A computed fold for a 549-nucleotide part of an RNA from an uncultured bacterium, annotated as small-subunit ribosomal RNA, 5' domain. The RNAcentral record of the full RNA draws on ENA and SILVA. Its Rfam family is "Bacterial small subunit ribosomal RNA". Its mean pLDDT, the model's own confidence on a scale to 100, is 81.

Context: one part of a larger RNA
This record gives sequence, C1' cells and structure tokens, in this order.
RNA sequence: GACGAACGCUGGCGGCGUGCCUAACACAUGCAAGUCGAACGGAGUAAUGACGUAAGUUUACUUAUGUUGUUGCUUAGUGGCGAACGGGUGAGUAACGCGUGGGUAACCUGCCCUUAAGACCGGGACAACAGCUGGAAACGGCUGCUAAUACCGGAUGUAUUUAAUGAACGGCAUCGUUUAUUAAAGAAAGCCGGCCUCUGAAAAUGCUGGCGCUUAGGGAUGGAUCCGCGUCUGAUUAGCUAGUUGGUGGGGUAAAGGCCUACCAAGGCGACGAUCAGUAGCCGGCCUGAGAGGGUAAACGGCCACACUGGGACUGAGACACGGCCCAGACUCCUACGGGAGGCAGCAGUGGGGAAUCUUCCGCAAUGGACGAAAGUCUGACGGAGCAACGCCGCGUGUAUGAAGAAGGCCUUCGGGUUGUAAAGUACUGUUGUUAGGGAAGAACGGCUCAUGUGUGAAUAGUGCAUGAGAUUGACGGUACCUAACGAGGAAGCCCCGGCUAACUACGUGCCAGCAGCCGCGGUAAUACGUAGGGGGCAAGCGUUGUCC
Repeated sequence: GACGAACGCUGGCGGCGUGCCUAACACAUGCAAGUCGAACGGAGUAAUGACGUAAGUUUACUUAUGUUGUUGCUUAGUGGCGAACGGGUGAGUAACGCGUGGGUAACCUGCCCUUAAGACCGGGACAACAGCUGGAAACGGCUGCUAAUACCGGAUGUAUUUAAUGAACGGCAUCGUUUAUUAAAGAAAGCCGGCCUCUGAAAAUGCUGGCGCUUAGGGAUGGAUCCGCGUCUGAUUAGCUAGUUGGUGGGGUAAAGGCCUACCAAGGCGACGAUCAGUAGCCGGCCUGAGAGGGUAAACGGCCACACUGGGACUGAGACACGGCCCAGACUCCUACGGGAGGCAGCAGUGGGGAAUCUUCCGCAAUGGACGAAAGUCUGACGGAGCAACGCCGCGUGUAUGAAGAAGGCCUUCGGGUUGUAAAGUACUGUUGUUAGGGAAGAACGGCUCAUGUGUGAAUAGUGCAUGAGAUUGACGGUACCUAACGAGGAAGCCCCGGCUAACUACGUGCCAGCAGCCGCGGUAAUACGUAGGGGGCAAGCGUUGUCC
C1' cells in the first nucleotide's frame, strides 16, 4: 500500500459498487421453461342463423328443449419448436484441462442468409373421447371410434451417395478439386389471407400473396478433434507399463486413432525427473513493485468440469442432459404394508457449521431469450427497490465578528500561565434536515388508425417495404430534481503522546496493578501502568487482528 474481511468503540446524508472465503452439509414453502387454436380431432362457454317439438296465450310473440351451421373466447390431448440457452457452484481435474500459435487432404452444424430444383398418387393406425375395469395412492388395463404439418407405401429425381470407365488441374504421404458417361439407392405437408368463374345454404377447382415443407451447393455461426510451446511441491517417491508400444484384418464414430476386437511382433516411458504422493479449476485480470518479479484467482468477461453418490443409454442438429429417463446406493417423506414420491452448487428463505456474509420484496416499463403471422404469453435472466459504514468517492455537523483575554477546569516559582476567539454576545447563511407545492429523462420500437410513395399482382382485392401524423405503453416512483417556509436549530468520534514516531505535565500506584510492534517500562519524585488537564494524528470513521507485496 491492498482486502469479498472479522473484532472493539463510535456513527448524519448521498452516489456507485460489493456481500457464505466455513459444511459440493441437510433442506419446509413459493416461484425459476414454456409457447403455438394461422398443424389437428375433440370438449366447454357466449352470441347468432335455419329447421323441428312442447308449453303459455295478448294468434304472432315469449319461454324451454332438440338437430344442424357460423363467429368469438378458453383449453386436457395428438403434433411442432424450445427445454443442450440463460442461471448456479468449484467437488473433481497437474490434464491438450487451460493459455498461446497452428493443422483437419480426418469432421459435424437446428434456426439464419444465399443459389438451384421440387412438392405427384395413395394407405393404415394411435391418443383425446366413449364403455367396462384394477389400485389406498402414484398410476394403469381391456374393448370400440377418430384427425393432422403424426406415421407408412409407391412415383419423379436437378443435385446427392455408392460402384465402374475416362479427362484436366493441384498437392502434404495416404491423396484433393473440377468435369464427362453408365448403373443402383433414396424426398416432400400443408396452413392463413384475397380475387375470379361455376355452383349454391355454404365450401371446391383455378389464379394470386405470405408462412411453412423436401433435396442438394455455398456462406455465416456454433462445435469436435490433433499438434508445437508454456502451466505448483516432494527423490525421506527410481524405476513404470500387457491394450502396454507397433503392425495386419475387422468393427465403431460426424471424424483420425488400441477407440474396441482377433492374430502377429516386443516394444514404449524415465535423472531434460517417468511412476507415485500431496496440493490446485485455468486465463484475461486484480494487489504490490521504478521495473524485473512476487502474490492471488471474490466481483466482471472467456474456457473447462459438476448437478444427492456411482453407472448407463434414449430422444435430438446439438446432452450421455441442474429443475428428463433407467439401474444401484445412502438419506428424507407418504402408505390401506401390497407399493410409491424426492433431490435449492437457480431466486428468496430455514436449520447446521462458523470470527463472518442480506429480502420467503416489485416488475416484465427497458435490454436480452423461447414460442407465435401477430396480438401476446412465459422469463427469480434482467431492470429495480430493501438490509449491512463492507469498500471507494462526495457533502455536512455552520459562517463572520467578538478581550472584560469572563466563569469553570488544569498547572504554578502564587507573580501568573494555559484551555482561548474557544464560549457567551452581535450580524448572517440555508448545503443538509422538517413541512408543503410542482414534478421528470429512461419510450422507442412493435401493434392500431389515417395519409403518401413504391414492389408483387390481371386487380382500384390482398400483401410486403419506406416515410409522415395521431392516440397508447414506467416496476423504480410522486423517486430524482425544482420552488417556498421554518430554523444554528437534528448531526463527532476514535487512536496515540519514552525512542523508532508528530505530540507533556499533575495526581494515584509502588517489580503490585498493569503496558508492550521492537528496544523495553513499573522495586516512592514513572513524559512508558491508571486517571485528569493539555497536546498530536486521522475523521463518519478510528484502532486491533489476519493475509499478500
């Protein structure tokens, strides 16, 4: 000098940050991942049209109910996308884990952009639902019905893959790229608007716009893998290794490879420290230092690993998956004893441990994310507020004047000195405080309405784009800020004073009580203990302890 600090005394305000370093200990409760009805069949509800039935009668109305249609809203289920992001923690890991620089002629990549081509004909189911039924529950079973952008078969096949035959160019060993011919394999799905014609109660076909679908090329983004170099301590750890090291055949993967397997060979690593043991997430950074270096790994950012402990795969573009599944284990809970349920190292919060670390708050208004055509929904990410002097920075606790140098205190050589312009008194100010009034920026996108231009289109439908105008949207918050009134009124402590080291006297004590970072003080005149007066330092803090330079 620094700190994620703690402890003691003290404590006025604001801004910006920071806040379980210990038990990766156990967790009550609530929330933290959903969304789409413009993929689909149902169900419910409201409005309304048509056709029936029944009742009442003011004989053309009302009420009730049934069938069928339309529209709006809600939604359990099927289906799609997301849930692999975001958020947490640092247990493990001394490793291609991380950092840095390269390779992949050994690779993958949903959504997005771009290019080319396409989207034809069919089929059978399963949920929901209905009926029956098992179970205390969790959760099921059987039978029957049904839709789809769910599933399946066939067709086509630009490109793609494989095989065969050539050609050109290139390289890095295996080879790579481009191109020609032949053969084989192998795709798809619709939805929502608008218009015209036919028809009509309405729907279709067709044309057209948008979204979506299939195949392939390229890009972008994200990942995977390999290599050079660097990356703590111990030799009171000196030898280690059998899938071990290499080869061949086979398997596996998106992909090279003992990654796996069969056979063959006997290799491979090591004092340039293998192996073993201990410790540890790594880095940008942060602290210190003139630098070199040393220390550190909180917050913020990048990478990695983990998700009660151990193992495993499934789905998927992506996981061997924190709030998914299966198995085993420990623990907790429910039970009708047959069987079930759970995983805060998400945000709050509880117990425990500890010297020690916060609210079971508000909001999706902003930024970002998921889904959706959109409106919008969800979002403990995030934006905010709360608590804590934990840190940094800023402000205040008054200003000017005021000598009878008041009183009081302390000291005294008893003359006086000092506290001290300090106080009182006088004149002001209004930061802050209190009260009252006004009152933001953060909001502009998007969507809606209107207008103009323009693309598409047969179109004065529709739809896309651009511009302009209008109204709407704020958790924080009646907050910041501004104005007025009141009024010096509400706001100073802590440590030290022997030397180092700025600052001295008196009394008490008497090697006692005590102090102390080092040297050392204290045994009757203690500037070193305790108290007082005075002084010095810092200041809403001041000291102590711990750690690093």